[in-house]
Context: one part of a larger RNA
RNA sequence: GGCACAUGGGGGAUGUCUUGGCGUUAGAAGGCGAAGAAGGGCGUGGAAGGCUGCGAAAAGCUUGGGGGAGCUGUCAAACGAGCGUUGAUCCCGGGAUUCCCGAAUUAGCUUGAGCUGAAUCCAUAGGCUCAAGUGGCAAACCGAGCCAACUGAAACAUCUCAGUAGCUCGUGGAAAAGAAAGAAAACUCGAUUCCGUCAGUAGCGGCGAGCGACAGCGGAACAGCCCAAACCAUCGGGAUUUUCCCGGUGGGGUUGUAGGGCUUCUCAUAUGGGAGUUACAAAGCCAGUCGAUAGCCGAAUCCGAUGGAAAGCGGAUCCAUAGAGGGUGACAGACCCGUAGGCGGCAUUGAGCUGGUCUCUCGAGGAGUACCUGAGUAGGUCGGUGCACGUGAAACCCCGACUGAAUCGACGGGGACCAUCCCGUAAGGCUAAAUACUCUCUAACGACCGAUAGUGAACUAAGUAGAGCGAUCGAAAGGUGGGAAGAACCCCUACAAGGGGAGGACACUGAACCUGAAACCAUGUGCUU
Repeated sequence: GGCACAUGGGGGAUGUCUUGGCGUUAGAAGGCGAAGAAGGGCGUGGAAGGCUGCGAAAAGCUUGGGGGAGCUGUCAAACGAGCGUUGAUCCCGGGAUUCCCGAAUUAGCUUGAGCUGAAUCCAUAGGCUCAAGUGGCAAACCGAGCCAACUGAAACAUCUCAGUAGCUCGUGGAAAAGAAAGAAAACUCGAUUCCGUCAGUAGCGGCGAGCGACAGCGGAACAGCCCAAACCAUCGGGAUUUUCCCGGUGGGGUUGUAGGGCUUCUCAUAUGGGAGUUACAAAGCCAGUCGAUAGCCGAAUCCGAUGGAAAGCGGAUCCAUAGAGGGUGACAGACCCGUAGGCGGCAUUGAGCUGGUCUCUCGAGGAGUACCUGAGUAGGUCGGUGCACGUGAAACCCCGACUGAAUCGACGGGGACCAUCCCGUAAGGCUAAAUACUCUCUAACGACCGAUAGUGAACUAAGUAGAGCGAUCGAAAGGUGGGAAGAACCCCUACAAGGGGAGGACACUGAACCUGAAACCAUGUGCUU
């Protein structure tokens, strides 16, 4: 020096655990804000700091309810000073207080009213005052406007990615859509939305890459309505003397088998019927019921040995509408919290239902007449665009420019176009449910993770420390023990680290603390050179 074994150091893998995450399901909620939000700053305790709470009335004040013996939040113990069965601390509901910044507002904008008031006589613009509304924040979902590129096409330009990401505006708890100028082609269906299928089909496509339906069928959920106009009444205004025109309000009326108006004819009628707060007209109020926001009751076990400790073992017993789960000094149906089951509400609040009050409403048919039924609209041409559909034979929808009808004997559509036939009635509006999402709350679950995983973050200050001028980027870091019983006292020492006794079930559980692998470094012994 090497090898082997043993014993250590070092290091923090592995095992185990879980305070934290992730996901799913169901229910709730889906907003907060000029009555000043979200988010911050600064304060606030007997006591320095962080977190939490709160706001100069400052870990709190007041009131109603619950609860029942301790309490003055936590890291974080001790001390001090106090409170509490005359019911504290604590939990729930209501109220009060709520500094400064922040939309931050003594402002801006919109609407209304009023006062003033130019060029310019009246007037108007403008100015001022007051009142009401708005503004800002917030995770996704939703509607609308604008709108990429990487990429794919094995290059690339049409195409694709994709009307996606992104930006902006806006509403709601959902949004959007929605009661056929529809779909279709049979003995047709009958608003919209969503799911499955149709179907990777029909099609589109440098017919490349790729894109990709409809109807129908099966389900979920179901709900239909109101205006404009004709005509009538009334009020007001205008013009040309009458005839006429316009506007306000009320009645009337709302559809395709056309309907309505007007004229005429026939029948019918209310001490009754119907409907209603999400559309269909609109305010609600009261009572009850069921929930939400605290809670309450809740069965049944003992003994022995081992052990530091019994829930494990042995023996005997009991409950079960409860043998889900968690905790307790090792594994507990019967120790504790719970669980099954049952009960409860002062106050605030939600929803539907019931009842009352209240509110609204009530015709049908025949004949005639040809008055009405949404106009710079439909359609056309040119240029675009959306439709699965890339200009194509390209219908249909929408937009820009230029044009520009018909009026029910009408008009639109049925994928160029024409005819026949069939379907529908545009150019006004509203509409619940089935559907989408989850910043948030509650309950439950997981062939989800278990500290290099799972959120970036399980932890004493994590969106922290730290980096960056900034936008922004962004960690590491869990485990003594049943209980601190956290090692009194003695000894060695530099009175340091560390060590030896003692104590305490065990201290190789000793705070750099569960287990404690490997690398690496030693010591001892043996073999060997």